[in-house]
RNA sequence: UCCGCUUUUCGGGAACAGGUGUAAUUCCUUACCGGUGGUGAGCGCACGGCGCAAGUCCACGAACGUCCUGUGGGACGCCGAACGGGUGUGAUUCCCGUACCGACGGUAACAGUCCGGAUGAGAGAAAAAACUU
Numbered sequence: 001u002c003c004g005c006u007u008u009u010c011g012g013g014a015a016c017a018g019g020u021g022u023a024a025u026u027c028c029u030u031a032c033c034g035g036u037g038g039u040g041a042g043c044g045c046a047c048g049g050c051g052c053a054a055g056u057c058c059a060c061g062a063a064c065g066u067c068c069u070g071u072g073g074g075a076c077g078c079c080g081a082a083c084g085g086g087u088g089u090g091a092u093u094c095c096c097g098u099a100c101c102g103a104c105g106g107u108a109a110c111a112g113u114c115c116g117g118a119u120g121a122g123a124g125a126a127a128a129a130a131c132u133u
Base pairs, nucleotide, nucleotide: 006128007127008126009125010124015030017029018028019027031113032112033102034101035060036059037058038057042052043051044050045049055100056099064077065076066075067074068073082098083097084096085095086094104116105115106114
């Protein structure tokens, strides 16, 4: 110090607002939130380098569906949403503006934000030990 392996830890945020109504944190108004890896012209620092940086780009996970199962799980499927302008050699990432998206079950009324499966699972992240070079 590279790859692989093992172990441990970590690993999802957001309405006590207003209106209507018998009833809504579910509708309307307004507000708020953004998992993981990659890319990245921006930002920061102790600057030959390192760190951070996209909800709508590329990929992944969860959830959901079908089938199988030795009931531990496995295979396959599904898998949301962005445009315009600016700068520039170069931007779907920066800056400005305006939009848009968000599993399943529950509910006195339709849920990204409430309750539940979930003190779960997980993309992955960090650390440690041994080994290898």
Predicted 3D model of a 133-nucleotide RNA (FMN riboswitch aptamer (RFN element)). The model forms 100% of the base pairs in the Rfam consensus. The prediction has a mean pLDDT of 80.